[in-house]
Context: one part of a larger RNA
RNA sequence: GAACUAACGUUGACGAGACGUCUUAAGCAUGCAAGUCGAGCGGCAGCACUACGGGUGGCGAGCGGCAAACGGGUGAGUAACACGUAGCUUAUUUACUUUUCAGACUGGGAUAGCUAGUGGAAACAUUAGGUAAUACUGGAUAAUAAGGAAACUUUAAAGGCGCGAUUUGCGUCGCUGAAAAAUAAGGCUGCGCUUUAUUAGCUUGUUGGUGGGGUAAUGGCCUACCAAGGCGACGAUAAAUAGCCGGCCUGAGAGGGUGAUCGGCCACAUUGGGACUGAGAUACGGCCCAGACUCCUACGGGAGGCAGCAGCUAAGAAUAUUCCGCAAUGGACGCAAGUCUGACGGAGCGAUUUCGUGUGAGCGAUGAAGGCUUUCGGGUUGUAAAGCUCUUUUGACAGGGAAGAAAAAAAUUUUCAGGAAAUGGGAAGUUCUUGACGGUACCUGUAAAACAAGUCCCGGCUAAUUACGUGCCAGCAGCCGCGGUAAUACGUAAGGGGCAAACGUUGUUC
Repeated sequence: GAACUAACGUUGACGAGACGUCUUAAGCAUGCAAGUCGAGCGGCAGCACUACGGGUGGCGAGCGGCAAACGGGUGAGUAACACGUAGCUUAUUUACUUUUCAGACUGGGAUAGCUAGUGGAAACAUUAGGUAAUACUGGAUAAUAAGGAAACUUUAAAGGCGCGAUUUGCGUCGCUGAAAAAUAAGGCUGCGCUUUAUUAGCUUGUUGGUGGGGUAAUGGCCUACCAAGGCGACGAUAAAUAGCCGGCCUGAGAGGGUGAUCGGCCACAUUGGGACUGAGAUACGGCCCAGACUCCUACGGGAGGCAGCAGCUAAGAAUAUUCCGCAAUGGACGCAAGUCUGACGGAGCGAUUUCGUGUGAGCGAUGAAGGCUUUCGGGUUGUAAAGCUCUUUUGACAGGGAAGAAAAAAAUUUUCAGGAAAUGGGAAGUUCUUGACGGUACCUGUAAAACAAGUCCCGGCUAAUUACGUGCCAGCAGCCGCGGUAAUACGUAAGGGGCAAACGUUGUUC
């Protein structure tokens, strides 16, 4: 000199963009943060209508499907194929999505809800009866799948809605098997990856082989047996510290430091362990067990997990609202309308930071008064003020402003391909509706210079000096140093210098 997730002191006008518990991975009151589908199902508790019929609109609870493995948080652990980079996977999986091929036949038995009881303070549990499905399940069918050298063997499914029709149907959303793509993930390898040798030896599933098991998959991943190997001064092992990277800061660069916000990866979710479900699980707002802690209890037993968003307590030098909205973007579900979304979009608070703007402009000498100083002549503050003329950014008030952020979905018209037709599908046009921010931004007008400057320094380094007070005292100080009676270094005043809505100090890095 530059920088900061900074803090402190003094001061403080406005706007915009960012950022905001670095400490205690300490504990948490309260609310919200993951639901959705009635076009899968039986139904009808509540609401509205009713032709009194769950009939209609709808729909709590329940069965069922999909989602809940994303999104959001944190950095405790981890020195490791965790991460980065370059590869391999003929050793692998992949729901939803896209394309292609083939199919979707025929049966069955339950169960929740419900009804009637029982136990319990509650959480909840239990008995009997009876019911449905895209829930569960038997048979059939079976290849380009799997197994096999071959013969051959094995393996599947589900309907809903719309349209048309006397019947076979058509469309669409689903369903099953197979192949491919896309996406996502698993595994392996080369190289890179902090400090300590005042850590020198480490290792027995250890190193390798064979058989077996296990996994989506290779492999001591596991197991039985066999061999005795494997690593290490090119630093093994041990200890300490630490999430890694893109980046960020500094620097001419080489380097050094760092890993806030944003993005990628990893790990974790009160502590430790475990599996279940599932295409996928470290399963934060799932389950089970154990520990600590908190709460309820009728003492028999139960409930909980903010390192989600707010908020509270504690700690600390220190870090915000228990706000608004799903209008946009994105996500889940749904044919859709739509519902949900503390993701996100916004507002609030904080000079925490960066940038921008302003605090007026021109004229104005009798160089006014006052202050300070003086050699008493004067000098200086100083065109500074007053005064005259002008302007009105910002702020205040009033009015306008349904601005932009918006394009979709939906409805409707035309048309195109296919079809016997209808529904449905593609393209183009038209119409209608939807804004949290917000009466905000912005624009116009009104009045008046009116509403807006501080802070640090002035001995040298280092830009800027005099007077008085003090008298090695009080004090200053980054280094040198200053102060013991004429202090440009302390304190005050006047003047001056620097920066400026900030200035200075402290801390950290280069």
Molecule: small-subunit ribosomal RNA, 5' domain
Organism: Lycopodina hypogea